[in-house]
RNA sequence: UACGCAUCCAGAGGGGUGGAGGGACAUGGCCCUGCGAAGCCCCGGCAACCAUUCAGCCGACUCCGGUCGGUGGAAACGGUGCCAAUUCCAUCAGGCUCCAAUCACGGCCUGGGAGAUGUGAC
Numbered sequence: 001u002a003c004g005c006a007u008c009c010a011g012a013g014g015g016g017u018g019g020a021g022g023g024a025c026a027u028g029g030c031c032c033u034g035c036g037a038a039g040c041c042c043c044g045g046c047a048a049c050c051a052u053u054c055a056g057c058c059g060a061c062u063c064c065g066g067u068c069g070g071u072g073g074a075a076a077c078g079g080u081g082c083c084a085a086u087u088c089c090a091u092c093a094g095g096c097u098c099c100a101a102u103c104a105c106g107g108c109c110u111g112g113g114a115g116a117u118g119u120g121a122c
Base pairs, nucleotide, nucleotide: 001121003120004119005118006117007116008115013043014042015041016040017039021032022031023030026091027090028089029088044083045082046081049079050078052074053073054072056071057070058069059068060067061066087114092111093110094109095108096107097106
């Protein structure tokens, strides 16, 4: 960054500083917050995305030594990320349900959009 891919119902908080907001944006809702918000600093923690590492199996390639990819495990002395509430919830479309029946509301499901994080590309 009008780009590709993966993941997003799990998990993990104390102190200092600061001094009124915060939960991405907009609207609505619902929350957190002077028993101290955001930001910044320190410490602690969570988590296998990248990197690292291990064995079997599968696949591709092979100069037959292996290499690469997939699947699975280890690891938090490397690089990021994260540590209220599902990405706090809804928003757009479709379906199911609710009803005697239709519509709406409500509830549920699927998909989309937006966003976040990682990785790659430019």